[in-house]
Context: one part of a larger RNA
């Protein structure tokens, strides 16, 4: 490079958004760059290939012929690709009415627990385990009322539920705000998909600065277990976990499964929506979303099956034996942790 792959064998960027590129819907004319067809010139010789012929014969080597797939020029062609120009409404967007939601920001406020403080009761024990001990208590605990401080985190409802692009989103109420579905006109009229680089967002941990610290709880201290016990269990505990900035930019960031668009049997739950039937319960019909199972089909199988891993298109990424290594070295980020891009020897 070409050919095969990417759920789990090596392989889908964490996920958006988007220049540049690549690729695109209907119809009609027009144009002829790609395309196709014919002639024209060249396309040196030699070598390759066919035929014949001479060295005894082959290598060799003469002679004819094909070829030499190209490239320039010319006339045409007009289905497809492009192009220009008109149109259209089956993709795409908007506009009006509605719906569901833990989508997201930012402000108040709510009750139940835990912990601590204060008072009042009460008296010896109480925590704690497999058993105990560390540990707490006569300076009066545990337990029990009363009252207050404070911080996190919001039972039931809640579901194989629901929204979000993904990373996530869970008490109530208000502020601002994205999106998403649905029905019935309108309207613009290919406005489209996709995206190398680019950028925005991205769990916990982490790291800054500055608050804040109720529970939990790395690290560390005891106390037990054990041979040991740098662990499991137990008491205590500081970083952190919480809140505003700003950074890190990575996870089994998983559905281990790129994003779009079509087409291809069903059955049966569930969330949201519209419409019919029917006094109702209900029941049929749709679109949209999420599940459980099958059928062709597909897989190495296990499975997967209209939310494909199946039948195809369009673009992108990434794989090429296993260690060495996601490492060195360099670059570029980064306050640091380290992160990204990434080999080689060499060895099996």
């Nucleotide at each position: 490079c070409u050919g095969g792959g990417c759920u789990u064998a090596a392989a889908g960027c964490g996920u958006g958004c988007g220049c540049a590129g690549g690729c695109g819907g209907a119809u009609a004319u027009g144009a002829a760059a790609g395309u196709c067809a014919g002639a024209a010139g060249u396309g040196a010789a030699a070598u390759c290939c066919c035929a014949g012929g001479g060295c005894u014969c082959a290598a060799c080597c003469c002679u004819g012929g094909a070829a030499c797939u190209g490239c320039u020029u010319u006339u045409g062609a007009a289905a497809c690709u492009c192009c220009a120009u008109a149109u259209c409404u089956a993709g795409a967007a908007u506009c009006c009415g509605g719906u569901a939601g833990a989508g997201g920001u930012c402000a108040a406020g709510a009750g139940a627990a835990u912990u601590c403080c204060u008072a009042g009761u009460c008296u010896a024990g109480a925590g704690g385990u497999g058993a105990a001990a560390u540990u707490c208590g006569c300076a009066g605990a545990u337990a029990u009322u009363a009252g207050g401080a404070g911080g996190a985190a919001u039972a039931c409802c809640a579901g194989u539920g629901g929204c979000g692009a993904a990373g996530g989103c869970g008490g109530c109420u208000a502020u601002c705000u994205g999106g998403a579905c649905u029905a019935a006109u309108a309207c613009u009229g290919a406005c489209g998909c996709u995206g190398a680089g680019g950028u925005g967002c991205g769990a916990a941990a982490g790291c800054g600065u500055g608050g804040g610290g109720a529970g939990c709880a790395a690290a560390c201290a005891g106390g037990a277990u054990u041979a040991g016990a740098u662990a499991c269990c137990c008491u205590g505990g500081u970083a952190g976990u919480c809140c505003a900035c700003g950074c890190c930019g990575u996870a089994a960031a998983c559905g281990a499964u790129g994003u779009g668009u079509g087409c291809u049997a069903g059955u049966u739950g569930u969330u949201g929506g519209a419409g019919g039937c029917u006094u109702a319960a209900g029941u049929c019909u749709u679109c949209a979303g999420u599940g459980a199972c099958g059928c062709a089909g597909a897989g190495a199988a296990a499975u997967c099956a209209u939310u494909a891993a199946g039948c195809a298109c369009a673009c992108c990424g990434c794989c090429u034996g296993g260690g060495g290594a996601g490492u060195a070295c360099g670059a570029c980020c980064g306050c640091a942790a380290g992160g990204u891009u990434a080999a080689a020897a060499c060895u099996c």
Molecule: small-subunit ribosomal RNA, central domain
Organism: uncultured prokaryote